Parts: sequence; structure tokens; C1' cells
RNA sequence: UAAUGGGUUAUGGGAGAGAUUCCGCGGGCGGGUCUUUUCGCUGCGCGGAACGCCGAAGGGGAAACCCCAAUAAAGUGGGGGAAACUCUCAGGCAAAAGGACUGUAACCCUUGU
Repeated sequence: UAAUGGGUUAUGGGAGAGAUUCCGCGGGCGGGUCUUUUCGCUGCGCGGAACGCCGAAGGGGAAACCCCAAUAAAGUGGGGGAAACUCUCAGGCAAAAGGACUGUAACCCUUGU
């Protein structure tokens, strides 16, 4: 001094899939009743259960290839080995939040000249 690589912060963009069903408690509204017990509704809150689904927090898997062992060699066994692939443990399925990845800015580290 500057491209690249990595990190932090701030600020933008950012997908998918049931506002599913049932039960309980509470709240709200309405009806009945002298009062209470009670009935109905509720895209309100909390808890539990069931079925269906999503993949882009995180996590798991493993191909080519490489290494080791044995073998004349191959086959074989073991280890390493990527993802936006795959699994769906976790998480998620109105809004909000989150969100891989990404734009911009600032700062830090490494590397090159």
C1' cells in the first nucleotide's frame, strides 16, 4: 500500500411448510336466573395431546480422492473426507421473532507486493 481469505459490529434484502384438530383452565361477549350452579360463541391467553408438513439457526450422514494394513495385483478391512445433496435429532409451519446466504459501511487479524 492493496487484491484475496477470515472475524466483529451496525444497517438493508432474505424462502419453505396447518391462523389444523381435540381436551382442560382462564378471559371477553351474549342468553337464562332473585342470586349461584348453567348454555352458546370467541382469528384472546396458558397448558397438554394427536395427526399432517417444512428445511436456510444448530446438528447427523457420506462420493470421488488420499492414507494405513494385508495381497504378486485387484477385491477386502480401517481412518480422513463437501455441499444449498440427504436425514429431520433440534428448530419451524398467521403476524412478530428467528433465518442459511447476501449488499453497504466501519474496525480487527492473516497473507501478498
The RNA shown here (Glycine riboswitch aptamer) has 113 nucleotides and comes from Candidatus Altarchaeales. It matches the Rfam family "Glycine riboswitch aptamer". Rfam links the family to the GO term glycine biosynthetic process. The source organism's lineage runs through Archaea, Nanobdellati, Candidatus Altarchaeota and Candidatus Altarchaeia. Model confidence (mean pLDDT): 80 of 100. RNAcentral holds the sequence, with entries from Ribocentre.